[in-house]
Large-subunit ribosomal RNA, domain VI from a soil metagenome, 247 nucleotides, folded computationally.
Context: one part of a larger RNA
RNA sequence: UGUUGUUGAGUGAGUGGAACAAUCUUCUAGUACGAGAGGAACGGGGAUUGGGCGCCUCUAGUGUGCGGUUGUCAAUUGGCAGGCCGCAAAGCCACGCGCUGACUGAUAAGAGCUGAAUGCAUCUAAGCUCGAAGCAGCCCGCAAAACGACUCAACUAAGGCCGUCAAAGAAGAUGACGUCGAUAGAGUUGCUGUGUAAGAUUCAAGCCUCGGCGAGAAUUUCAGCACGCAACCACUAAAAGCCUCAU
Numbered sequence: 001u002g003u004u005g006u007u008g009a010g011u012g013a014g015u016g017g018a019a020c021a022a023u024c025u026u027c028u029a030g031u032a033c034g035a036g037a038g039g040a041a042c043g044g045g046g047a048u049u050g051g052g053c054g055c056c057u058c059u060a061g062u063g064u065g066c067g068g069u070u071g072u073c074a075a076u077u078g079g080c081a082g083g084c085c086g087c088a089a090a091g092c093c094a095c096g097c098g099c100u101g102a103c104u105g106a107u108a109a110g111a112g113c114u115g116a117a118u119g120c121a122u123c124u125a126a127g128c129u130c131g132a133a134g135c136a137g138c139c140c141g142c143a144a145a146a147c148g149a150c151u152c153a154a155c156u157a158a159g160g161c162c163g164u165c166a167a168a169g170a171a172g173a174u175g176a177c178g179u180c181g182a183u184a185g186a187g188u189u190g191c192u193g194u195g196u197a198a199g200a201u202u203c204a205a206g207c208c209u210c211g212g213c214g215a216g217a218a219u220u221u222c223a224g225c226a227c228g229c230a231a232c233c234a235c236u237a238a239a240a241g242c243c244u245c246a247u
Stems, first nucleotide, its partner, number of pairs: 005155006014142004020050008033038001051100005059094001061092002065087005070081004103137003110130004159243003162178005183237003187232005192226003199220005206213002
């Protein structure tokens, strides 16, 4: 520096070490073997020495800690010579203490089982069991820079969920906004469209069973209503909150 943030744990691909050696003794056994004399081994136990690793309970060493004491300087302390002597915690240590082993798995040559091709036979073709100081583990270290750059836990940023939506849209996605707000709805005003609402008043062709009925017109009224557009306006709804991977 990389591994795309922070903190703490872990895995172990790999890699290094490797560890035991020798001698004595004992059981095996006065056995096997041998006419006898003599006299093993495989395997098991114990000990010693050396090597390796670790430790400080004991023993020893060290110890500027305490005390005693000599010379000299200084002058209550004290300095110099670790003067000399005695004791000594911790730590570090050896002369001290402890440990220093079998086993497992897959195999080689090899030994076999079952068994056809080939009615037999055959360890092999399918299948199975064994088998070495070798291989891989077991033992002790390092190790995610193992660039396919790992895993787990907690947290944080960003993001997402959620809500109001559209310039977006099959679903995801995209884009705008979420009270620090005009995102959508409601409301107001304007633009635009239609073309003069309902109700009321005054008329009115005509019809009539003579009681009334009445299309239609004018005024109120460039009204009424409204998709859409724009502006204004927090009235309603965008609350609180939740999730989690450092992608």
Its mean pLDDT, the model's own confidence on a scale to 100, is 82.